[in-house]
Transfer RNA from a Nitrospinota bacterium, 73 nucleotides, folded computationally.
The sequence was found in a public genome assembly.
Its Rfam family is "tRNA".
Taxonomically the source falls in Nitrospinota (Bacteria, Pseudomonadati).
C1' cells in the first nucleotide's frame, strides 16, 4: 500500500430488528458496625473515537478521516 476487526461512563464491557443510553467494578453520600472490611439504600459521571450523509428519528445503515490490533504485499 491493500484486506478484515475494535472504539461506548475512570476501568471491563452489554446494547436481536434504527425509537428509554446501561450493567459490573470504583468513586460520592447515608445506614449498619466501638472503628475498619463487607454489606444495604441512594446518587454523581456519557460530544457513543471525530466530520458528513440517509431518515420523522442514528450507538446502530451509508461515505470519509484518525487511533489501535491483526492478515496479505
Nucleotide at each position: 500500500g491493500g484486506g478484515g476487526g475494535u472504539g461506548u461512563a475512570g476501568c471491563u464491557c452489554a446494547g436481536a430488528u434504527g425509537g428509554g443510553a446501561g450493567a459490573g467494578c470504583g468513586c460520592g453520600u447515608g445506614g449498619a458496625u466501638c472503628g475498619c472490611a463487607c454489606c444495604c439504600a441512594c446518587g454523581a459521571g456519557g460530544u457513543c473515537a471525530g466530520g458528513g450523509g440517509u431518515u420523522c428519528g442514528a450507538a446502530u445503515c451509508c461515505c470519509c478521516u484518525c487511533a489501535c490490533c491483526u492478515c496479505c504485499a